Context: one part of a larger RNA
RNA sequence: GAUGAACGCUAGCGGCAGGCCUAACACAUGCAAGUCGAGGGGCAGCACGGUGUAGCAAUACACUGGUGGCGACCGGCGCACGGGUGCGUAACGCGUAUGCAACCUACCCAUAACAGGGGGAUAACACUGAGAAAUUGGUACUAAUACCCCAUAACAUCAGGACCGGCAUCGGUUCUGGUUGAAAACUCCGGUGGUUAUGGAUGGGCAUGCGUUGUAUUAGCUGGUUGGUGAGGUAACGGCUCACCAAGGCAACGAUACAUAGGGGGACUGAGAGGUUAACCCCCCACAUUGGUACUGAGACACGGACCAAACUCCUACGGGAGGCAGCAGUGAGGAAUAUUGGUCAAUGGACGCAAGUCUGAACCAGCCAUGCCGCGUGCAGGAAGACGGCUCUAUGAGUUGUAAACUGCUUUUGUACGAGAGUAAACGCUCUUACGUGUAAGAGCCUGAAAGUAUCGUACGAAUAAGGAUCGGCUAACUCCGUGCCAGCAGCCGCGGUAAUACGGAGGAUCCAAGCGUUAUCC
Numbered sequence: 001g002a003u004g005a006a007c008g009c010u011a012g013c014g015g016c017a018g019g020c021c022u023a024a025c026a027c028a029u030g031c032a033a034g035u036c037g038a039g040g041g042g043c044a045g046c047a048c049g050g051u052g053u054a055g056c057a058a059u060a061c062a063c064u065g066g067u068g069g070c071g072a073c074c075g076g077c078g079c080a081c082g083g084g085u086g087c088g089u090a091a092c093g094c095g096u097a098u099g100c101a102a103c104c105u106a107c108c109c110a111u112a113a114c115a116g117g118g119g120g121a122u123a124a125c126a127c128u129g130a131g132a133a134a135u136u137g138g139u140a141c142u143a144a145u146a147c148c149c150c151a152u153a154a155c156a157u158c159a160g161g162a163c164c165g166g167c168a169u170c171g172g173u174u175c176u177g178g179u180u181g182a183a184a185a186c187u188c189c190g191g192u193g194g195u196u197a198u199g200g201a202u203g204g205g206c207a208u209g210c211g212u213u214g215u216a217u218u219a220g221c222u223g224g225u226u227g228g229u230g231a232g233g234u235a236a237c238g239g240c241u242c243a244c245c246a247a248g249g250c251a252a253c254g255a256u257a258c259a260u261a262g263g264g265g266g267a268c269u270g271a272g273a274g275g276u277u278a279a280c281c282c283c284c285c286a287c288a289u290u291g292g293u294a295c296u297g298a299g300a301c302a303c304g305g306a307c308c309a310a311a312c313u314c315c316u317a318c319g320g321g322a323g324g325c326a327g328c329a330g331u332g333a334g335g336a337a338u339a340u341u342g343g344u345c346a347a348u349g350g351a352c353g354c355a356a357g358u359c360u361g362a363a364c365c366a367g368c369c370a371u372g373c374c375g376c377g378u379g380c381a382g383g384a385a386g387a388c389g390g391c392u393c394u395a396u397g398a399g400u401u402g403u404a405a406a407c408u409g410c411u412u413u414u415g416u417a418c419g420a421g422a423g424u425a426a427a428c429g430c431u432c433u434u435a436c437g438u439g440u441a442a443g444a445g446c447c448u449g450a451a452a453g454u455a456u457c458g459u460a461c462g463a464a465u466a467a468g469g470a471u472c473g474g475c476u477a478a479c480u481c482c483g484u485g486c487c488a489g490c491a492g493c494c495g496c497g498g499u500a501a502u503a504c505g506g507a508g509g510a511u512c513c514a515a516g517c518g519u520u521a522u523c524c
Base pairs, nucleotide, nucleotide: 001523002522003521005520006519007518008517009516012376013375014374015373016372017371018369019368020334025332026331027330029329030328031327034077035076036075039074040073042070043069046068047067048066049064050063051062052061053060054059084287085286086285093212094211095210096209097208098207099206100205103204104203108200109199110198111197112196113195114194116150117149118148119147126139127138128137129136130135156180157178158177159176160175161174162173163172164171165170185192186191213259214258215257220250221249222248225247226246227245228244229243230242231241232240262284263283264282265281266277267276268275269274289310290309291308292307293306312323313322314321315320340366342365343364344363348362349360350359351358352357379410380409381408382407389401390400391399392398393397415461416460417459418458419457420456424451429446430445431444432443433442434441435440436439468513469512470511471510472509473494474493475492479508480507481506482505483504489496490495
């Protein structure tokens, strides 16, 4: 000098940041991922309409998918993002630089082409059964942008030929032949969607050079091990897996083992070299009670999906079931120690949707905490009988506290009261206008603020509401008195204290910082 700090004493305000470093310990409760009716059959609930019955009427009741809309269901997209944590990992994990002629990529963009015909189901609903429940069986019916079949199609794919090219394996173009293989509709008639192929963009996968902690009181390690042939598998290369064959491969340039550890940008310190560190923010990785497995999907071996096993907790009618906060709050425990079971989708961003919009503990805000940094204030000027009081002394007095106070004048940051009051908001959407290519672009108006009546501004009042902590032997700025008497105690080091202690305790005074000041811990 620094800190994600803690502890002691103290404390007026604001801005900006930060806030479980320990038990990847266990978790009550709520919320954190939905959305689309412009894909579908429908209609549980709500609203409207219609019909009927009762009634003079108001109204009540019943029926009715007719309309708005819509619970559950089928279907699509999303749920692989965003958010959390640092257990594991000494590794192509990360960093950096390359390669893929060995690869994939939903949504988005561009280009080209296409969408003909047919079929069988199934959920919901209805009926019925089992079960305490979770859940689940059967029968019958039905739809689709759900599923299947046929047709058509090549630049996809296979084989062969020709030409061109390359750093090897090889790559590209073109021709011929063969094989496989598509589609879905909705519509406000404008479009929106679907299929195939190529290219782009974005995101990823894989490989490689170099770098990446300690211990040799760890010296040998290795059997899919090292290589080959063939096959399988993968988006793709590869012992990735398997069969066979060979006997290799790594290692004092430190293999193997053990310990420790997420890596980096950065941060702290330092003149630098370096050392230390990895909180907050960003990138990458890994993980989601522990271990394993795959399914779906463009993408997962998937935090709030599935299955199995284990531990734990809970329910049970004892037959069987349910759960996973290292999401946001919050609870217990641990600990020196770390916050609210808050508000809003107004903005930014994300998912879905034509849109309106819905969802969003991402985010933006507010709350708590002097945890840190920065800023402001606690008055300013005058004022000597140098007051009173305190302390000290050479003691009728002097010194000091000290212009300090009183007193006079001034100011009002802050405070209190009252009043005014932004910007964050412009888009989307709606209405209108203009242009033409008639659904696009441009323009105008209207609509939308959680924070919050906040920031800010004005007026009034009145010095009013606001100072402490540590130290004073030397290092080290700041000294005297009293008490104590190697006691009580102090102490970072040297060292103080045994009767005149500037070193202990108190007082007066002083010094240094200041809403903080000290102590402890850690790093340079």